[in-house]
Context: one part of a larger RNA
RNA sequence: UGAUGGGGGCUCGCAUAAGAAGUGGAGCAUGUGGUUUAAUUUGAUACAAAGCAAAGAACCUUACCAGAGCUUGAUAUUCCAUGAAUCCUUUUGAAAGAGAGGGGUGCCUUCGGGAAUACGGGCACAGGUGGUACAUGGUUGUUGUCAGCUCGUGCCGUAAGGUGUUGGGUUAAGUCCCGCAAUGAGCAUAACCCUCAUAUUUAGUUUCCAUCGUUGAGUUUAGAACCUUAAAUAGACUACCGGUGAUAAGCCAGAGGAAGGUAAGGAUGACGUAAAGUCAUCAUGCCCCUUAUGCCCUGGGUGACACACGUGCUAUAAUGGUCGGGACAAAGGGUUGCGAUCUUACGAGGGUGAGAUAACCCCAAAAACCAUCCUCAAUUUGGAUUGUAGGUUGAAACUUACCUGCAUAAAUCCAGAAUUACUAGCAAACGUCAGUUAGCCAUACGACAGUGAAUUCAUUCCCGGGCCUUGUACA
Numbered sequence: 001u002g003a004u005g006g007g008g009g010c011u012c013g014c015a016u017a018a019g020a021a022g023u024g025g026a027g028c029a030u031g032u033g034g035u036u037u038a039a040u041u042u043g044a045u046a047c048a049a050a051g052c053a054a055a056g057a058a059c060c061u062u063a064c065c066a067g068a069g070c071u072u073g074a075u076a077u078u079c080c081a082u083g084a085a086u087c088c089u090u091u092u093g094a095a096a097g098a099g100a101g102g103g104g105u106g107c108c109u110u111c112g113g114g115a116a117u118a119c120g121g122g123c124a125c126a127g128g129u130g131g132u133a134c135a136u137g138g139u140u141g142u143u144g145u146c147a148g149c150u151c152g153u154g155c156c157g158u159a160a161g162g163u164g165u166u167g168g169g170u171u172a173a174g175u176c177c178c179g180c181a182a183u184g185a186g187c188a189u190a191a192c193c194c195u196c197a198u199a200u201u202u203a204g205u206u207u208c209c210a211u212c213g214u215u216g217a218g219u220u221u222a223g224a225a226c227c228u229u230a231a232a233u234a235g236a237c238u239a240c241c242g243g244u245g246a247u248a249a250g251c252c253a254g255a256g257g258a259a260g261g262u263a264a265g266g267a268u269g270a271c272g273u274a275a276a277g278u279c280a281u282c283a284u285g286c287c288c289c290u291u292a293u294g295c296c297c298u299g300g301g302u303g304a305c306a307c308a309c310g311u312g313c314u315a316u317a318a319u320g321g322u323c324g325g326g327a328c329a330a331a332g333g334g335u336u337g338c339g340a341u342c343u344u345a346c347g348a349g350g351g352u353g354a355g356a357u358a359a360c361c362c363c364a365a366a367a368a369c370c371a372u373c374c375u376c377a378a379u380u381u382g383g384a385u386u387g388u389a390g391g392u393u394g395a396a397a398c399u400u401a402c403c404u405g406c407a408u409a410a411a412u413c414c415a416g417a418a419u420u421a422c423u424a425g426c427a428a429a430c431g432u433c434a435g436u437u438a439g440c441c442a443u444a445c446g447a448c449a450g451u452g453a454a455u456u457c458a459u460u461c462c463c464g465g466g467c468c469u470u471g472u473a474c475a
């Protein structure tokens, strides 16, 4: 100087407490371990692995296994020889491929040849999702959006080092003020950026409709007030008043204000730490394979199932379920696509194909509300499982897709020890959308709005972090 202490002081955090919803019990979905397997490809393993890589495994993907094949190779550069190339038919085969037949002679030209392309041959080589993240780059998570980490010069110390950065206040903050052998500076903090909340100006179609007519309907004419859209600008800074404080920094209360003390949310992640993760995004050293650890194909597997764990969905009901009715969003996507209308089917769907390259047309709400039945039951709760009949996508749906109708109707009656996220338009509960698709195993992930609580008096304790101080036989 660090590290560490069941030492001390100060302090912060959904850390505890207060609250409310869960997980842990049930069924299922999904990931992991284990076991099994020809293969169940690989990586990730306390927090910081486990709905993670994977924004989507029927083939492909695919890296694994079995079988059938290839060996200058699927692909690149270079050399030689032949034929232009593309194409058509056919045999064999599971396919990859292998064999046979036919047609065809193009473009440029200095007529030597060249360009482009195919097959064959040869030498160098290609190739490797093979190993090593403990050889690496790049990148990522974590500590942690925690308030820290350092430097120049000066001073102190023999030196390691110290000081500054400690102290008194204050802050979300090494934030700011005061003091001080320190005085300055840098990286983080803050601000600058984006979204959202208010207003003004500009603009007025595809948006809007107060007034004037008009219509079934802003539908159309006039209109751009309002709403809205999208550009610019203003606005919040402890600016003002009072109290408090060292007359400071600030803190408390108030006014005005759409908004008040970082307004709210996001992006933004210092020096370092753990040889943290990734050689399977990519790049790359070294090692290894080279008729195979490379390449092509068919089928299978990644979907197995005594079990254990994680993350979720659906429930156990009456604050509910069922049937009927008429309402109210935002943000997205749409020409390989969205698909209105009409029609058909109990339905999933089928037929038809208006409209829109989109503020224009389409996908397109649910909870809530009004009313009906159910009356506390394993039930009109719950929907697993299974049977059967269909539909859609696709060459193909057995392993292994999704959806629909009918039948079937399991466990579960609020969950032990334990444990998780959450402080306001948040939790909870309600639907909507997008990406990845031919289709989808999505109950996921990422966004969006409608409804909308409770509690926090506080810091004794648990956990984690920061600063100062102290002990130490540790470095």
Stems, first nucleotide, its partner, number of pairs: 001475002003472003007469007015459002019422001021420003026314008034305002042053002064300004069295002073125001077124001079121002082118002087102006107114002127289002130287003136283002138278003143272001148187006154163003167178003193266003198234006207224002237260001240254001242252003303441001316415001320374002324370002332363003338355001342351003386407007428451001431448003